This is a predicted structure of a 73-nucleotide RNA (transfer RNA) from Candidatus Woesebacteria bacterium RBG_16_34_12.
RNA sequence: AGGCGAGUAGUUCAGUUGGUAGAACGCAUGUCUCCAAAACAUGUAAUCGCUGGUUCGAGUCCAGCCUCGCCUG
Numbered sequence: 001a002g003g004c005g006a007g008u009a010g011u012u013c014a015g016u017u018g019g020u021a022g023a024a025c026g027c028a029u030g031u032c033u034c035c036a037a038a039a040c041a042u043g044u045a046a047u048c049g050c051u052g053g054u055u056c057g058a059g060u061c062c063a064g065c066c067u068c069g070c071c072u073g
Base pairs, nucleotide, nucleotide: 001072002071003070004069005068006067007066010025011024012023013022019056026044027043028042029041030040031039049065050064051063052062053061
């Protein structure tokens, strides 16, 4: 320098042809318990890496850039 993949909640990941973003774990409170853990109940948070474009509408499509990983030279 070129090619491929990844970037979404505190963490690990979903998100099926474009239609107003979810799960698990974690965390907080409560019930239970002598206390705690476990269990159960309720709650918790992401303008989807950045900037533009297309569209009535973009996490999803297009362009450029940034970061990480792999490959080629």